[in-house]
RNA sequence: UCCGUGUUCCGGGGUCGGUGUGAUUCCGAACCGGCGGUGACAGUCCGCGAGCUCCACUCCGUGGGGUUGACUCGGUGCAAUUCCGAGACCGACGGUGAUGGACGGGGAGACCCGUUCGAGUCCGGAUGAGAGGAACGCGCA
Repeated sequence: UCCGUGUUCCGGGGUCGGUGUGAUUCCGAACCGGCGGUGACAGUCCGCGAGCUCCACUCCGUGGGGUUGACUCGGUGCAAUUCCGAGACCGACGGUGAUGGACGGGGAGACCCGUUCGAGUCCGGAUGAGAGGAACGCGCA
């Protein structure tokens, strides 16, 4: 140092202002980016985890499926959708609501009422889980 094994620990980040009766959800401007891999460093390449969902089993655990968002150009270079420059884009499920959209109803009209869609940063599941990582012990080569 490789491998095996045991124990312990670690293992997700981000908001202000404006309008207004009421918004961290609208408008404006900001901010954030799990894990492993990849000839050179990744939110947007490949894969994994979590979330949602289906099936099975020796059933509260295990295993196997499905689903699951997003990038281009230029430069340097042996090599970069990973670096530099520039301009973009994405962000689960449930809850909560006023712009706005759709539908229905009332009204001569202006408009009003109801239903529904609608948050990466708020609340919640979660002091959870986990891809993985580290240290130490024992053993083996």